This is a predicted structure of a 66-nucleotide RNA (transfer RNA) from a marine eukaryotic metagenome.
It matches the Rfam family "tRNA".
RNA sequence: ACUGUGGCUCAGCAGGCAGAGCGACGCCUUGGUAAGGCGUAGGUCGGGGGUUCAAAUCCCCCCAGU
Numbered sequence: 001a002c003u004g005u006g007g008c009u010c011a012g013c014a015g016g017c018a019g020a021g022c023g024a025c026g027c028c029u030u031g032g033u034a035a036g037g038c039g040u041a042g043g044u045c046g047g048g049g050g051u052u053c054a055a056a057u058c059c060c061c062c063c064a065g066u
Stems, first nucleotide, its partner, number of pairs: 001066004007022004016053001024040005046062005
């Protein structure tokens, strides 16, 4: 200096309801499996504090990694 966000890989970072792909689970389809389709669950956004009506996003400190 950069990075840290569902199990994994990452978007979102000119503040305004947290998302995608993969994975997991259920259903449909099939003689069965795979593929495909539909749906569900899963996150105190590394920790603490500050600013603000409102912070993943801005500021400070700390931790971890490169």